Record summary
The part of an RNA shown here (large-subunit ribosomal RNA, domain VI) has 251 nucleotides and comes from Candidatus Magasanikbacteria bacterium RIFCSPLOWO2_12_FULL_43_12. NCBI's taxonomy places the organism under Bacteria, Bacteria candidate phyla, Candidatus Magasanikiibacteriota.
Context: one part of a larger RNA
């Protein structure tokens, strides 16, 4: 641009992806074999490697967060704090996001085969799987499992709205489970989108002041305090107002 308005939801030509492997056990120390050894079948257990998804457990990162620590300039001094010093250095550590963590996957089963094994059976009174028929057979094919897909131009279906100036969409805004940008979701006051605030999961580890004890570093008590809280939950206080375009033109 097409599909000759739009919106959900589908179907599935096709295309892609997966198909693995040891090792123990038990039939059975059976069959075979003198003997050493030691199975096919069939069951059934652990693992590898790979492979997807997730973050509850175990662990990382965690320049949000919470504590200790030095210097050093400051806030007049004290105490108590804020700047810098590699994120000044250390010890933890939410959400996130991750693996060496945790859950899952290769299956069974069908249909046509290969090499192979056979039935019937002639040419060639006999034989022969083959010449006509017919039957078994593979981790390999085709399904069957996953995953994209209607430019599939054969452009498909369903349902529902709308051609009554529209249905619908989009620009704008708040935005994050999306994200270089777009895109893609989610809201736009008939509203919990994001921030704020309130409560809390959870982190950090008993703030500050004020009191007691010691001469005094210090320590005890108020105190699991105090300060956080990317997570949850609620609440319109603040910004998603207002508007505007395409649709949409012939006639």
């Nucleotide at each position: 641009c097409g599909u000759u308005g739009a919106a959900u939801g589908u179907u599935g030509a096709g295309a892609a992806a997966g198909c693995u492997c040891u090792u123990c056990c038990c039939u059975a120390g059976u069959a075979c074999g003198a003997g050493a050894g030691g199975a096919c079948c069939g069951g059934g257990a652990a693992g590898a490697a790979c492979g997807a998804a997730c973050c509850u457990c175990u662990g990382g990162u965690g320049u949000g967060g919470g504590a200790g620590c030095u210097g050093u300039c400051c806030u007049g001094c004290c105490a108590a704090g804020g700047g810098c010093a590699u994120g000044g250095c250390u010890c933890c550590g939410u959400a996130a996001c991750u693996a060496g963590g945790u859950u899952c996957g290769g299956c069974a089963c069908g249909g046509a085969u290969a090499a192979g094994c056979g039935c019937u059976g002639a040419a060639a009174g006999c034989a022969u799987c083959u010449a006509a028929g017919c039957g078994c057979g593979a981790a390999g094919c085709c399904g069957u499992u996953u995953u994209c897909a209607a430019g599939a131009u054969u452009a498909a279906c369903a349902u529902u709205c709308g051609u009554u100036u529209a249905a619908g969409a989009c620009u704008c805004g708040u935005u994050a489970g999306a994200g270089a940008c777009u895109a893609u979701g989610a809201c736009g006051u008939u509203g919990a989108u994001a921030g704020g605030c309130g409560c809390u999961a959870g982190g950090u580890g008993u703030a500050a002041g004020c009191u007691c004890c010691g001469c005094a570093a210090g320590g005890g008590g108020u105190u699991g305090a105090g300060c956080c809280g990317a997570g949850g939950c609620g609440u319109a206080c603040u910004a998603a107002u207002a508007a505007g375009u395409c649709g949409a033109g012939u006639g």
The full RNA is in RNAcentral, with records from ENA and SILVA. Rfam family: Bacterial large subunit ribosomal RNA.